[in-house]
RNA sequence: AGAGUUUGAUCCUGGCUCAGGAUGAACGCUGGCGGCGUGCUUAACACAUGCAAGUCGAACGGAGUUAUUUUAAAAGCUUGCUUUUUAAAUAACUUAGUGGCGGACGGGUGAGUAACGCGUGGGUAACCUGCCGUAUACAGGGGGAUAACACUUAGAAAUAGGUGCUAAUACCGCAUAAGCGCACAGGACCGCAUGGUCGAGUGUGAAAAACUCCGGUGGUAUACGAUGGACCCGCGUCUGAUUAGAUAGUUGGUGAGGUAACGGCCCACCAAGUCAACGAUCAGUAGCCGGACUGAGAGGUUGAACGGCCACAUUGGAACUGAGAGACGGUCCAGACUCCUACGGGAGGCAGCAGUGGGGAAUAUUGCGCAAUGGAGGCAACUCUGACGCAGCAAUGCCGCGUGAGUGAAGAAGGGAUUCGUUCCGUAAAGCUCUGUUGCCGGGGAAGAGAGAGACGGUACCCGGCGAGCAAGCCCCAGCCAACCACGUGCCAGCAGCUGCGGUAAUACGUGGGGGGCGAGCGUUAUCCGGAUUGAUUGGGCGUAAAGGGCGCGCAGGCGGCUGUUUAGGCGCGAUGUGAAAGACCGGGGCUCAACCCCGGGGCGUCAUCGCGAACCGGGCAGCUGGAGUUCCGGCGGGGCAGACAGAAUUCCUGGUGUAGCGGUGAAAUGCGCAGAGAUCAGGAGGAAUACCGGAGGCGAAGGCGGUCUGCUGGCCGGGGACUGACGCUCAGGCGCGAAAGCGUGGGGAGCGAACAGGAUUAGAUACCCUGGUAGUCCACGCCGUAAACGAUGAACGCUAGGCUUUGGGAGAUUUAUUUCAGAGCCGCAGCCAACGCGGUAAGCGUUCCGCCUGGGGAGUACGGCCGCAAGGCUGAAACUCAAAGGAAUUGACGGGGACCCGCACAAGCAGCGGAGCAUGUGGUUUAAUUCGAAGCAACGCGAAGAACCUUACCAGGCCUUGACAUAAGGGGGAAGAGGCGCGAGAGCGUUUUGUCCUUUUAGGACUCCCUUACAGGUGGUGCAUGGUUGUCGUCAGCUCGUGUCGUGAGAUGUUGGGUUCAGUCCCGCAACGAGCGCAACCCCUGUUUCUGGUUGCCAGCGGUUAGGCCGGGCACUCCAGGGAGACCGCCGCAGUCAAUGCGGAGGAAGGCGGGGACGACGUCAAAUCAUCAUGCCCCUUACGGCCUGGGCUACACACGUGCUACAAUGGCCGGUCCAGAGGGAGGCGAAGGAGCGAUCCUGGGCGAAUCCCGAAAGCCGGUCCCAGUUCGGAUUGCAGGCUGCAACCCGCCUGCAUGAAGCCGGAGUUGCUAGUAAUCGCGGAUCAGCAUGCCGCGGUGAAUGCGUUCCCGGGUCUUGCACACACCGCCCGUCA
Repeated sequence: AGAGUUUGAUCCUGGCUCAGGAUGAACGCUGGCGGCGUGCUUAACACAUGCAAGUCGAACGGAGUUAUUUUAAAAGCUUGCUUUUUAAAUAACUUAGUGGCGGACGGGUGAGUAACGCGUGGGUAACCUGCCGUAUACAGGGGGAUAACACUUAGAAAUAGGUGCUAAUACCGCAUAAGCGCACAGGACCGCAUGGUCGAGUGUGAAAAACUCCGGUGGUAUACGAUGGACCCGCGUCUGAUUAGAUAGUUGGUGAGGUAACGGCCCACCAAGUCAACGAUCAGUAGCCGGACUGAGAGGUUGAACGGCCACAUUGGAACUGAGAGACGGUCCAGACUCCUACGGGAGGCAGCAGUGGGGAAUAUUGCGCAAUGGAGGCAACUCUGACGCAGCAAUGCCGCGUGAGUGAAGAAGGGAUUCGUUCCGUAAAGCUCUGUUGCCGGGGAAGAGAGAGACGGUACCCGGCGAGCAAGCCCCAGCCAACCACGUGCCAGCAGCUGCGGUAAUACGUGGGGGGCGAGCGUUAUCCGGAUUGAUUGGGCGUAAAGGGCGCGCAGGCGGCUGUUUAGGCGCGAUGUGAAAGACCGGGGCUCAACCCCGGGGCGUCAUCGCGAACCGGGCAGCUGGAGUUCCGGCGGGGCAGACAGAAUUCCUGGUGUAGCGGUGAAAUGCGCAGAGAUCAGGAGGAAUACCGGAGGCGAAGGCGGUCUGCUGGCCGGGGACUGACGCUCAGGCGCGAAAGCGUGGGGAGCGAACAGGAUUAGAUACCCUGGUAGUCCACGCCGUAAACGAUGAACGCUAGGCUUUGGGAGAUUUAUUUCAGAGCCGCAGCCAACGCGGUAAGCGUUCCGCCUGGGGAGUACGGCCGCAAGGCUGAAACUCAAAGGAAUUGACGGGGACCCGCACAAGCAGCGGAGCAUGUGGUUUAAUUCGAAGCAACGCGAAGAACCUUACCAGGCCUUGACAUAAGGGGGAAGAGGCGCGAGAGCGUUUUGUCCUUUUAGGACUCCCUUACAGGUGGUGCAUGGUUGUCGUCAGCUCGUGUCGUGAGAUGUUGGGUUCAGUCCCGCAACGAGCGCAACCCCUGUUUCUGGUUGCCAGCGGUUAGGCCGGGCACUCCAGGGAGACCGCCGCAGUCAAUGCGGAGGAAGGCGGGGACGACGUCAAAUCAUCAUGCCCCUUACGGCCUGGGCUACACACGUGCUACAAUGGCCGGUCCAGAGGGAGGCGAAGGAGCGAUCCUGGGCGAAUCCCGAAAGCCGGUCCCAGUUCGGAUUGCAGGCUGCAACCCGCCUGCAUGAAGCCGGAGUUGCUAGUAAUCGCGGAUCAGCAUGCCGCGGUGAAUGCGUUCCCGGGUCUUGCACACACCGCCCGUCA
């Protein structure tokens, strides 16, 4: 000192939360010792029992005990003694009573009290004070009672009464009076008022107690002191105004009473005051302080323990006694409660110390002692003292100590982790060597005490001995916040102070290991302060985050110009007093240290008194003119009120002309109209509002104000003199004004128009649109009092760069030139701001005053009060709940926002799909199984480029268990290998024959079989644990970085802009300059040409020929396949910014990227794939592994996708005839020939292929069909065949004959294609034994259309809005469950 938490990210505002300290604590787990403190915070609830206030015999009379002496009597006998009884005296002791002092202190508690109760400082000229101190004086002489006691009465008792006796330091007169009190009159001095002090005089009043050891103690009076108290005053002392008025002894006076004393303290009379917005009264809460806790401080909170004050003593009231009480352990009365009782009546008061019950989360012993300190009484000894000193209980707090120290690596065992190599616990343990705090045992043994007397206590402390022995836990480990792994669990169980963890890899749950923190404690809970500048004096704000009152006038209040003088209240300085002690701070000292205790010092007030100062603030006085105002002149305006008038328009009425519609909408309908509308003309009625001017313009305090004229009236501005002389600013409460709507009464009512009605729209439409239409809108008077009453910006004054526009004046200047004042606007410097923005009209810099804010919701709600006719307004909470709610700005995404651009996106076309039959895939259903995956585009002729067995993962059944496959170990057997037989569907099970390898040879090796063990195996799960691969946006033109710059920052700039391009392609501009990944190019195919080469290709010319480039020959051409050339807006013209580039032209095979392909940026979709493969984790292990036979993947009411074939004449069929390219071929392609209608078969030349083989169709020519379910169409089915294959039943393909279904161009909707494209025609290949309408390729024939970018879809750039960011498939509101 800060941190976490609002967002995708940022800055700000703002709340919530955490880390610290503290406690009279409690709870959980744990617990060795000592010292010093502390310990009913709740029921001021009720209390059994014991103790807590007595003492004095030196005040007094008795009573009693003992001793001595004496007296008397009796008894006994040892005869002068003993015993008993009695009386007196003396001494000692005890003490019920009288009397004195003390029970007003000490101890407890905090109920009450918001008060002179407390704190602080003063006052008493308005007071008292026992005991104590000092001083002075005095104590003479009498009297009458009464308790005790005795007798007795009543009563259960408590107690009360009667009769009789008696004493005193008990009580009462008298004497004395220095002095004192009172009364009277007078003198001196003094004071802040009443008044006080000091002499002198007269009158008057009141005293005393004795005892004695002869030292003294005690008594009376007075004065002073000391101590303690009483009363009064200034200032300070909680919350609520949703408590605004309170008060009848109330306020004052006079008089009397009362008190120690002042006083309405009390009483009588008189007056009508007194308190209160500077908060009375009322309500709530509370003992106050020194201090304590916290805080940097200011402050906040608190008032246990210790100390001061106050109040109280079961509740309420009252007095008595006394120096002192309205009395905790006194009295009386009343109430409640408890107890006793003979029922008549009595007794009691723990908030004293212990203790009990109760309440509560919770708080101790019915202990010891008066030894110390202190108190009461006493001459004293002494007695009493639950004050106090000690001990006991409680980790309740603070402080101190210990639970061992050294050494010890085989880094033991064990536990945890592990990539299995190791690593951590860990020198930790053990072991060895020590020590002895504490503990236990034994011995000695205090101080506290002045002579004696010690509860604590045989304690502290000291000495000796013993032996590591008896002594560690608690919390935490996701971030904040220090400390991490494993397993278990699987939004479950649970955690959590805030954010938040947990849905199968949880460092956040539980456990273990490890680690961190503190330590006889550790955590939790509660509370206070801090952090929180989050109530802001120090030290905050109010344009948009919460917050400026709707506006003005203005009392109180606050603040206030210049000069002089004065005062000394504020202020400053000094001195004095006080601010108790304890505590805190500094220094020192004592307990071994510390805590604790002691001593000294310093410090502490907005305090009081005195003195000084005079700048400032305040007050008084005198002046001034700059603030403010007055007057004069000149202006300005929708400022206000009232009256009169004007024209345009709408509507209505009357009449004319005139005919079929009008009106209204996106389109309509309701409505109006042949009973004559609408249109048009003329006349009339009535109400409301004032086009143009009109504006960023004007006026007003705001609301607001708009035709013209008149009257009345407010304001502002300019100019220059004169005048007043601070007269000013602001303003709680108060008063007034205050849009629209609304309310009351009465008018008015044209248009418009809530409500309402109808018509439409719609899923609905209590709306938006239309047709009507009532209140209302208008006027008068009276209410209401609100608003996004906004500049979301209170008023006033001063200061602080400029520029532009405009309204009203002035100066200047005369046609330019500016300047000044007051407004209204825009831009902008400094500055301010979280940013946006504000910026002389401040949101800048200052001053003054007012209003308002303190997280969101609940709520501007409820209750109360005030106002209102009502509607409602003003004032204005809480419970509960959330971890946010917000402001500004940023980047995206999005918009039925905008601008620009692109794409077969639309449009324009061509051919389709959707209807039929069939093929194929999918869904669904079915099934023992119909294996699995793919799911909008981007799953569905997809994985599968070949499911009859196999494939195959599925199902049924039969089998195997170290396994079909890999590596290794141990044991046993055997070469390896090859073959036969039986059972069986096969797998398999069983059985048997043959064979004899190498070497270092009772053994070993390669290989193999069996057993055992590690392990194999899994197309089992998780594509949301992954790698790799792929799809998609998208071949869209984008995506980024470095440095710089701008911004507090997210971020921006660059990449935006003007052009251009297919393109972030290029050019220009620019706080940017460069660069990277993409684009393009480099690569391949194709189009032209050239060079090289010339067989298997070719054949122009020459020769031959079986007429076939067949042969010779040739390499020109075609072609093949290598290398070059060519195209670059290069040339010309125009356009364009002298650009990039575009348009046109020339040349050229090709022209503006020539056509096609390969190539796919940053990223998105938790996209797809664990079944290609790989792989973490989980799961199965005589099975979820492996083998086999058969079945299934081919099912079939249905639904969808993709295709094929068609519906025919641009056609079908028959015959003839022409021309490809690219590929493939040896378990192959297969020529020619032959057989067959054909599939195909027989045979097989040639060819591992520019050589041989597979080879076109549409087209063209001719013929036929004649619009029909056909000579279209070919499904389905029957029969007969062919081919492949172990095998075509489930379940293949092909052929022939026969059969001849639907279908006559396809609803809504939807797909592809811009040129060698679509369409159409055939050919080849992969897979493959066989199986192609699919897929991948190839060539042949070969179109139509494109105005254009409004619209649909997708995309790009800029911009705008945003409460979205899982990003519009978003967010979110209401109702219901």
The prediction has a mean pLDDT of 85. The RNA shown here (small-subunit ribosomal RNA) has 1377 nucleotides and comes from an uncultured bacterium. The RNAcentral record of the sequence draws on ENA, Greengenes and SILVA. Its Rfam family is "Bacterial small subunit ribosomal RNA".